[in-house]
Molecule: c-di-GMP-I riboswitch aptamer
Organism: Erysipelatoclostridium sp. AM42-17
RNA sequence: GUAAUUAAACGGCAAAGCUAUCGCAAGGUAGUGACGCAAAACUAUAGGGUCUUAAUAAGACAGCCAGUUGCAAUC
Numbered sequence: 001g002u003a004a005u006u007a008a009a010c011g012g013c014a015a016a017g018c019u020a021u022c023g024c025a026a027g028g029u030a031g032u033g034a035c036g037c038a039a040a041a042c043u044a045u046a047g048g049g050u051c052u053u054a055a056u057a058a059g060a061c062a063g064c065c066a067g068u069u070g071c072a073a074u075c
Base pairs, nucleotide, nucleotide: 004074005073006072012037013036017032018031019030020029021028022027035063041068042067043066047065048064049061050060051059052058
């Protein structure tokens, strides 16, 4: 340095719900909250898949699979 692993330590993120707000909606943002997560970090017609739709058309989901990248340690 790479791969594998997640026992220990320091820690990290934050589901559902509730409140406020934006949106037609899916859903997003902030606060609270903590179901869980060893990538629960990033990536959305420039992989697949799912969802919404007031309109010619457009939008959303990364905590669904997937791709990319990364910290600690070595039971």